[in-house]
Context: one part of a larger RNA
RNA sequence: GAUUGAACGCUGGCGGCAGGCUUAACACAUGCAAGUCGAACGCGAAAGACCUUUCGGGGUUGAGUAGAGUGGCGGACGGGGGAGUAACGCGGAGGAAUCUACCUAGUAGUGGGGGACAACUUGUGGAAACGCAAGCUAAUACCGCAUGAAAGCGGGGGAUCUUCGGACCUCGUGCUAUUGGAUGGGCCCGCGUUAGAUUAGGUAGUUGGUGGGGUAAAGGCCUACCAAGCCUACGAUCUAUAGCUGGUUUGAGAGGAUGAUCAGCCACACUGGGACUGAGACACGGCCCAGACUCCUACGGGAGGCAGCAGUGGGGAAUAUUGCACAAUGGGGGAAACCCUGAUGCAGCCAUGCCGCGUGAGUGAAGAAGGCCUUCGGGUUGUAAAGCUCUUUCAACUGUGAGGAUGAUGACAGUAGCAGUAGAAGAAGCACCGGCUAACUUCGUGCCAGCAGCCGCGGUAAUACGAAGGGUGCUAGCGUUGUUC
Numbered sequence: 001g002a003u004u005g006a007a008c009g010c011u012g013g014c015g016g017c018a019g020g021c022u023u024a025a026c027a028c029a030u031g032c033a034a035g036u037c038g039a040a041c042g043c044g045a046a047a048g049a050c051c052u053u054u055c056g057g058g059g060u061u062g063a064g065u066a067g068a069g070u071g072g073c074g075g076a077c078g079g080g081g082g083a084g085u086a087a088c089g090c091g092g093a094g095g096a097a098u099c100u101a102c103c104u105a106g107u108a109g110u111g112g113g114g115g116a117c118a119a120c121u122u123g124u125g126g127a128a129a130c131g132c133a134a135g136c137u138a139a140u141a142c143c144g145c146a147u148g149a150a151a152g153c154g155g156g157g158g159a160u161c162u163u164c165g166g167a168c169c170u171c172g173u174g175c176u177a178u179u180g181g182a183u184g185g186g187c188c189c190g191c192g193u194u195a196g197a198u199u200a201g202g203u204a205g206u207u208g209g210u211g212g213g214g215u216a217a218a219g220g221c222c223u224a225c226c227a228a229g230c231c232u233a234c235g236a237u238c239u240a241u242a243g244c245u246g247g248u249u250u251g252a253g254a255g256g257a258u259g260a261u262c263a264g265c266c267a268c269a270c271u272g273g274g275a276c277u278g279a280g281a282c283a284c285g286g287c288c289c290a291g292a293c294u295c296c297u298a299c300g301g302g303a304g305g306c307a308g309c310a311g312u313g314g315g316g317a318a319u320a321u322u323g324c325a326c327a328a329u330g331g332g333g334g335a336a337a338c339c340c341u342g343a344u345g346c347a348g349c350c351a352u353g354c355c356g357c358g359u360g361a362g363u364g365a366a367g368a369a370g371g372c373c374u375u376c377g378g379g380u381u382g383u384a385a386a387g388c389u390c391u392u393u394c395a396a397c398u399g400u401g402a403g404g405a406u407g408a409u410g411a412c413a414g415u416a417g418c419a420g421u422a423g424a425a426g427a428a429g430c431a432c433c434g435g436c437u438a439a440c441u442u443c444g445u446g447c448c449a450g451c452a453g454c455c456g457c458g459g460u461a462a463u464a465c466g467a468a469g470g471g472u473g474c475u476a477g478c479g480u481u482g483u484u485c
Stems, first nucleotide, its partner, number of pairs: 001485002004482001006481005013357006019350002021315001026313003030310003035073003040070002043067001048061005080268001082266001089193003094188002098185002103181008111145001113143002120135006152173006160167002194240003201231003206228008243265004247258004270291005293304004321347001323346003329343001330341004360390004370381004394426001396421005404412001429474005434455003440469005450457002
């Protein structure tokens, strides 16, 4: 000098764009963050309104609505923090023994039956969480038969048939099998990837083979037997530290430091372990077991997991709102309408940073007053002020008003912008002035009080302490401290 996710002190007008728990992967009150489909299926309220009435009634509507339940798809994406990991984890370069829901291109099919279980009803246990028993029922749920395998549903319709439901035809959409594509994964491998030798030996499923098992798939991945190998001074093993990269920062470069925001990959989800379902998980807001912690309890037993968005306590020098909207972009479901979406788009707070703008312009010598200095003549503050003449950026007020949205739909939004109104009006500080280093005098103090990055100042004339006047530098900031080069 540059840099910063900064903090602290003093000060603080506006806007744009960014950024905002670096510490305790500490514990969490409350709300929300993953649902959706009636064009797969069987059920199915109430309030309200109206009409009646024998008035604790009935009917119509509300309404096949709300709502649970079966079933399908999605909860493996999106979002979070970086604990672990020195590793095929990551990076870039290759490979063969593999899978891939939805999407896409093609080929062939989609026939005929059965019995249940929820919901529901009745009874019953429990404080609750949640059950238990009996009975009824549908399906694209389940199970046989044929085909290797399968499932239907919705719209429209001329003739014919009809048990008046439909059959039948056609269109759409599903379903099954299979071959490709696309996308996304799993696996293998050469090379690169921190420090320590005051860590020198490590390893028995260990290294290889055969048979068997297992996986979507190669493989000691697992197992039985056989052989005795395998790694290592080009650093094995052990220990410590650490997510990796594109990048960021500094530097002329080489190099050093770093890995916030944004993007790719990895690993994690209270701690440890396990599998289930599924195309995909060994699954953040799923399940089971164990543990610690918290909560409820009728003491018999139960419930929970913010490293999602806000927010709270704690820790800390230190880091924001329990906001608005699905209008846009994207995601899930649905044929669609639409629903959901703390992703996202926006707003709020903070000079945290970068950038831009303003705090007025011209004129004005009686060089006013006041302050300070003085050799007492004057000098300086200083065209500075006042005065006179103007302007109105920004802010304020009034009106108008795009575009983001396409035929409809705008959270932002009192939007941006534009026009008008009034008036210099509402808007300057901070550090420094001995040398390095731009900028000097007076007073106070008297090795005291204090300053200080280094050299060093201060013991009665201190340009170095404190104050004033003046000056220098930067400027909505300026200094200090910390970090890196």